[in-house]
RNA sequence: GAGGGUAUAGCUCAGUGGCUAAGCAUGUGCUUAGCAUGCACAAGGCCCUGGGUUCAAUCCCCAGUACCUCCA
Numbered sequence: 001g002a003g004g005g006u007a008u009a010g011c012u013c014a015g016u017g018g019c020u021a022a023g024c025a026u027g028u029g030c031u032u033a034g035c036a037u038g039c040a041c042a043a044g045g046c047c048c049u050g051g052g053u054u055c056a057a058u059c060c061c062c063a064g065u066a067c068c069u070c071c072a
Base pairs, nucleotide, nucleotide: 001071003069004068005067006066007065010024011023012022018055026042027041028040029039030038048064049063050062051061052060
C1' cells in the first nucleotide's frame, strides 16, 4: 500500500427496515439469627462518528475512526 471482518448496557454478546433483547455484574425487596444461595423487581443504550437513500435506518449505501486478520 491492497483485500476482508468487527464496533449495540460496566463486561460477554443476540438481533430484525417500523418496540433495542439476554446472561453476568450493580441496586432494592423477600427469604436467613446473619452471610451465601435462591426468587421477584428496578436502573443502566444518542446501537463508534458524519453524510446519503427511505414515510421510517441499529439494520441498506458512502466516507471516516479504532481494533483484528490476510496479501505484498
Predicted 3D model of a 72-nucleotide RNA (transfer RNA) from Vicugna pacos. RNAcentral records the identical sequence in 4 taxa. The organism belongs to Vicugna, within Eukaryota. Rfam family: tRNA. Rfam classes the family as a transfer RNA.